[in-house]
RNA sequence: AGGGGUUUAGCUCAGUUGGUAGAGCAGCGGUCUCCAAAACCGCAGGUCGGGAGUUCGAGGCUCUCAGCCCCUG
Numbered sequence: 001a002g003g004g005g006u007u008u009a010g011c012u013c014a015g016u017u018g019g020u021a022g023a024g025c026a027g028c029g030g031u032c033u034c035c036a037a038a039a040c041c042g043c044a045g046g047u048c049g050g051g052a053g054u055u056c057g058a059g060g061c062u063c064u065c066a067g068c069c070c071c072u073g
Base pairs, nucleotide, nucleotide: 001072002071003070004069005068006067007066010025011024012023013022019056027043028042029041030040031039049065050064051063052062053061
């Protein structure tokens, strides 16, 4: 320099044909217990890596930039 993959909650990851974002773990509260753990119930947590475009509507499509990984030279 060229090519490919990836970026979503604190962490690991889903998210179908574009229709308005979820799970597990972690956190917080409660039940239970002499106390704690475990178990069970509930709650909170997101500008979906940044910007722009297309669209009535974008996590998913297009362009560009950035981080990480791999391949080629």
A computed fold for a 73-nucleotide RNA from an uncultured Victivallales bacterium, annotated as transfer RNA. It matches the Rfam family "tRNA". Rfam's curators write: Transfer RNA (tRNA) molecules are approximately 80 nucleotides in length. By type it is a transfer RNA. The prediction has a mean pLDDT of 83.